A computed fold for a 349-nucleotide part of an RNA from an uncultured prokaryote, annotated as small-subunit ribosomal RNA, central domain.
The RNAcentral record of the full RNA draws on ENA.
The coordinates come from a structure-prediction model, not an experiment, and the mean pLDDT is 89.

Context: one part of a larger RNA
Order: sequence, then C1' cells, then structure tokens
RNA sequence: CUGGGCGUAAAGCGCGCGUAGGCGGUUUGUUUAGUGGGAUGUGAAAGCCCCGGGCUUAACCUGGGAACUGCAUUCCAAACUGACAGACUAGAGUACAAGAGAGGAGGGUAGAAUUUCAGGUCUAGCGGUGAAAUGCGUAGAGAUCUGAAGGAAUACCAGUGGCGAAGGCGGCCCCCUGGACUGAUACUGACACUGAGGUGCGAAAGCGUGGGUAGCGAACAGGAUUAGAUACCCUGGUAGUCCACGCCGUAAACGAUGUCUACUAGCCGUUGGGAGGCUUGACCGCUUAGUGGUGCAGCUAACGCAAUAAGUUGACCGCCUGGGGAGUACGGCCGCAAGGCUAAAACUC
Repeated sequence: CUGGGCGUAAAGCGCGCGUAGGCGGUUUGUUUAGUGGGAUGUGAAAGCCCCGGGCUUAACCUGGGAACUGCAUUCCAAACUGACAGACUAGAGUACAAGAGAGGAGGGUAGAAUUUCAGGUCUAGCGGUGAAAUGCGUAGAGAUCUGAAGGAAUACCAGUGGCGAAGGCGGCCCCCUGGACUGAUACUGACACUGAGGUGCGAAAGCGUGGGUAGCGAACAGGAUUAGAUACCCUGGUAGUCCACGCCGUAAACGAUGUCUACUAGCCGUUGGGAGGCUUGACCGCUUAGUGGUGCAGCUAACGCAAUAAGUUGACCGCCUGGGGAGUACGGCCGCAAGGCUAAAACUC
C1' cells in the first nucleotide's frame, strides 16, 4: 500500500440544483498519449543474494556472477482506455394529444362552531373535579331566542388514498405556475450519471419591524394535591400561535436505509393512464407508472429485508474507527441575538 464497514451495534449530508473532478451507449477509420513487447545506453563502488578463493575455522578479506524491479532514447503491435474525424439510436431530451392530483404563489368567497357585545324570555345557581376550591352570578349569571362583530381552522367526503426533491400540502371558486404519468408518431443525436467546493429550499420553536388576536396557551397568578409540589388536576392568563416583509438553518429533518443503472420465483390488494376481449359488467385478463400486504432464492450477528432489497452488479459522492471528556474548548466563518457550522487535547475507564 491492498484488504473492512454505514436499517437497529460507530457510520447516509434534512433535501435539491450544479462547478471542478471522477465515470460513461453502439459502430467505422486514423493516431499511438496510456498499454504490451524488443533493442541500446545508463542504473558508481561497497553491501544483500549465488558460485569460488585466502587467513586451522568463523567473523573478516577477496574474484566472478546475478540483481539494481528505475530512467532515457529508439523500433514494433493496435485489442482495450484516451484523442481526432465520421455514422447510429436502445440512454437522455424536445415537439403533439389526453386524463389524474391537499404540488406551489396570489386573490375572492361559504357554512358549522367557539368567544365577545347588544336586545328579549326566565331564576338561582353556573362552572369545575377523584373529591373540592379559586373563578363567574340577584349590578340577573348559566340556560334559551334574535341580531351583530371578529379571528382562526375547514367536520362528513377521508382511504397502509393522492401530490411534492425534502420540509410539507386538505372547504369552495378564479387567475398565474412547476413536476410526474400515459399514448402514438416525428425530431435532436450521448447532449448521460454522480458531484469536493458553491448555491437554493428547508417543520416547530426563536428573533427584528409593523399589523392582528376568537380559541388555545410557555411564563406568571391563584385554587387544589402532597411530607414538600417551583409539577401532574382546576380557574385565569402574557408572549406565542395568525398576516406582511426580513432573519435563524436546526429536528427521532426517520424508511434511523445517499443518488443513478441493469438483472433476479410467486400470490393478494389499491391509485393514475393505455390498448384489447366477450356473456357490455361494480366483468375479464394484458400492459405501464406509483403505493401497500405476504412470501421463495439470496443476504443478515440476529431481528428481519426480500423487484419500492438490506439480493446480484457497475458509477460517483458522503460518513465510521472503543466509552467518557465532547459535538465541548480554542481559532475561524456565519448570525441582531439565541446560537449554528467546522472541530481537538489533557485526563480517565
């Protein structure tokens, strides 16, 4: 140096886009950079190794050989890789058509419910709990009816259903817009894959400025419980939750499973599309793209995974190397701050 791993033992970046780099389909020709072979020069001596010789032997000394796996020049070969030129269509993409979808941004609008306010009716309780109390109520609560205001969320439909790269997305309507899938043709002609740095997106909480505030509700206050109760339970309640713009950049950001590619028994569901069949049906089988269950081979320490692989392969990236110290200190970069990213050591078991 090579050789090991990453679902749960340490280990897949939260997710995309993409630069350099790595790697790359079929075919023809040229070239000869890589590659393979030959030759020449060089690769000091000593040492190591082999065969001899000399000191009685050995160490030691000494002769010859081999080796010095390298470098340079030159000649030959042309399969593979590369380069150049040309061709191709199976990868990739474009055009056309159709349907599906909580995909995204903006605007509008609807009904139910909670709360509050105003008014009517009624009277002594209401509320809350394991039981209570704080609280509300004769200044008329609660209950009930009518009206109004305002904010937030959209019951049923609703589904191991759908869409999205992930985070995530759910009333209805309009407008703008991304992606995927399917079908049949035409076109481009390797334009592909991955991706260090970089860059964008990124739940909740939190921060800045301005608004908004119905319900809920950190903090806080009170009532209980308790030995105590800075809690669990109850009554209130501020930030916040909502909107706009700007930050933050983290999560058990999970499938704890990186992306792309090919191949490898079955069976049963479900969603979107397509062509077909007949007995025209909530029908049948086929195919395609998803999404679930179960299960063989194989794999796995086992659990389990099993065409949505953790199987069999290839390409590229990321990451791991005993526990604690520690995802900490220091330094640097980023941030308004909170803090984030990068990231040790002493010491100790």